[in-house]
Context: one part of a larger RNA
Molecule: small-subunit ribosomal RNA, central domain
Organism: uncultured prokaryote
RNA sequence: CUGGGCGUAAAGGGCGCGUAGGCGGCUUUUUAAGUUAGGCGUGAAAGCCCCGGGCUCAACCCGGGAACUGCGCUUGAUACUGGUGACCUAGAGUCCGGGAGAGGGUGGUGGAAUACCCAGUGUAGAGGUGAAAUUCGUAGAUAUUGGGUAGAACACCAGUGGCGAAGGCGCUCACCUGGUCCAUUACUGACGCUGAGGCGCGAAAGCGUGGGGAGCAAACAGGAUUAGAUACCCUGGUAGUCCACGCUGUAAACGAUGUGUGCUAGCCGUUGGGGUACUUAGUACUUCAGUGGCGCCGCUAACGCAUUAAGCACUCCGCCUGGGGAGUACGGCCGCAAGGUUAAAACUC
Numbered sequence: 001c002u003g004g005g006c007g008u009a010a011a012g013g014g015c016g017c018g019u020a021g022g023c024g025g026c027u028u029u030u031u032a033a034g035u036u037a038g039g040c041g042u043g044a045a046a047g048c049c050c051c052g053g054g055c056u057c058a059a060c061c062c063g064g065g066a067a068c069u070g071c072g073c074u075u076g077a078u079a080c081u082g083g084u085g086a087c088c089u090a091g092a093g094u095c096c097g098g099g100a101g102a103g104g105g106u107g108g109u110g111g112a113a114u115a116c117c118c119a120g121u122g123u124a125g126a127g128g129u130g131a132a133a134u135u136c137g138u139a140g141a142u143a144u145u146g147g148g149u150a151g152a153a154c155a156c157c158a159g160u161g162g163c164g165a166a167g168g169c170g171c172u173c174a175c176c177u178g179g180u181c182c183a184u185u186a187c188u189g190a191c192g193c194u195g196a197g198g199c200g201c202g203a204a205a206g207c208g209u210g211g212g213g214a215g216c217a218a219a220c221a222g223g224a225u226u227a228g229a230u231a232c233c234c235u236g237g238u239a240g241u242c243c244a245c246g247c248u249g250u251a252a253a254c255g256a257u258g259u260g261u262g263c264u265a266g267c268c269g270u271u272g273g274g275g276u277a278c279u280u281a282g283u284a285c286u287u288c289a290g291u292g293g294c295g296c297c298g299c300u301a302a303c304g305c306a307u308u309a310a311g312c313a314c315u316c317c318g319c320c321u322g323g324g325g326a327g328u329a330c331g332g333c334c335g336c337a338a339g340g341u342u343a344a345a346a347c348u349c
Base pairs, nucleotide, nucleotide: 003321004320005319006318007303008302012317014201015200016199017198021194022193023192025088027086028085030083031082033081034080035077036076037075038074039073040072041071042070049065050064051063052062053061054060091191092188093187094186097182098181099180103177104176105175106174107173108172110154114150115149116148117147118146119145120144121143125136126135162169163168206247207246208245209244210243211242215241216240220236221235222234223233258316260314261313262312263311266294267293268292269291270290271289272288273287274286275285276284277283278282298305299304322349323348324347331342332341333340334339
């Protein structure tokens, strides 16, 4: 290099946009680069292979043939691929008309709860646990009523419901804004798919600067438990959690299943549109787009998957190649740091 693979055995990049590249719809013209047929030249000799011969045989040597699968030139072929010109509308996209949605951003508003503060009522406990204690309380707690302040999160609705590329998104109102679905024509006319590098997004924790701080709570302190208890339980409690701006760039970033396209039995539910029929509250049937359950063919080592494929095919990318050493060392790049990324070997089983 060839090969076989990647749901769970090693293996799908966390996700997108996109450069180069790779791949690419229908009809036709032309070209003849790829492809293909013939011819010519070349492909040194020796060697390898075949046939024959010479040393008594063999090794060795000699002669002939084949081969040298290649390259160049030339004459043709034109189905396919490529190039060129023209056309098309089934892919892709645009306009018009509708729709759903926790999609994103900014600003405002609301109520419940919690904590604290002030005041009233009121008196000896409260709190907490398996049981307790630490803790709070006669300087009046807990409970309850009224008032005020603050921060964070939005019960019910809520649903294998919805939206988003992923991470993720849930009170409500307004503004700005992305994507998507359906329907009817009309329009452009292959404008497409993928995507090494690259660029962007990217939970939580963490870092920097400045705010904020109710609740919760690493660290820490105390009380318990225990043989011990650097834990589980309890009382406290600081970073942090929140906001703005900037970094970090990881995750069981999971459907452990890359993207796109086409094809391949059905049945039942559900979300958003459209259509048809009817007894137009609505029901039935049907059709697109999602999201679930079950189940043939087929696939699978099995489990299971099964029109949302792990089936049948094609395209492009990423990745794997026994366990440990090790996602480590060294070096490079990135980072303020923490560290991230790229990524071995000796040795060993």